[in-house]
RNA sequence: UUGUGAGGACCGCUUAAUCGGCGCCCUCGGGCACCGAGCCGGGGAACCACGUUCUCUGGGGUGAAUCCUCUUGCGCCGCUUGCGGUUCGGAGGUAGGACCGCACUUCCCGGUCCGAACCCGUCAGCUAACUCGGUCGGCGGACCAACGGAAGAAGG
Numbered sequence: 001u002u003g004u005g006a007g008g009a010c011c012g013c014u015u016a017a018u019c020g021g022c023g024c025c026c027u028c029g030g031g032c033a034c035c036g037a038g039c040c041g042g043g044g045a046a047c048c049a050c051g052u053u054c055u056c057u058g059g060g061g062u063g064a065a066u067c068c069u070c071u072u073g074c075g076c077c078g079c080u081u082g083c084g085g086u087u088c089g090g091a092g093g094u095a096g097g098a099c100c101g102c103a104c105u106u107c108c109c110g111g112u113c114c115g116a117a118c119c120c121g122u123c124a125g126c127u128a129a130c131u132c133g134g135u136c137g138g139c140g141g142a143c144c145a146a147c148g149g150a151a152g153a154a155g156g
Stems, first nucleotide, its partner, number of pairs: 010141005018037004023032003038135006048125001058123001059120004067093005073088001075086005096114006104152005
């Protein structure tokens, strides 16, 4: 100097997923079970709104994650044998969402990304009282790049 492995701390991003306690166990690094605060979600009157469910096109929830087009990639179905339909895969866009542009908020502009996944189980509109749950997980840090605009508030 480079590479690899392990552990710890700090600073950030996403998300509701943070903070403070108590007890026990322990290989002293932690682990388990709880309590509370904060944050988040579901159910649940009147009034209002809505009909479109009843062995079916079921309905609904969390979430930004909806919707559309193409496909001579594989397969399946149909019959007019080359056309139609369709699951998965691939490509492109899109409603919408996140971060950065050097403290905060809103709007605009520019850039980089996401646009998934899961759950309930025939059942749920809104919804005061009331009530039931969640508080996981996944990433980044050198150099480089980025040093925008307007208004407001705050601070000095």
Notes:
The prediction has a mean pLDDT of 78. c-di-AMP riboswitch aptamer (ydaO/yuaA leader) from Antrihabitans auranticaus, 156 nucleotides, folded computationally. Rfam family: c-di-AMP riboswitch aptamer (ydaO/yuaA leader). Rfam links the family to the GO terms regulation of gene expression and cyclic-di-AMP binding. NCBI's taxonomy places the organism under Bacteria, Bacillati, Actinomycetota, Mycobacteriales, Antrihabitans.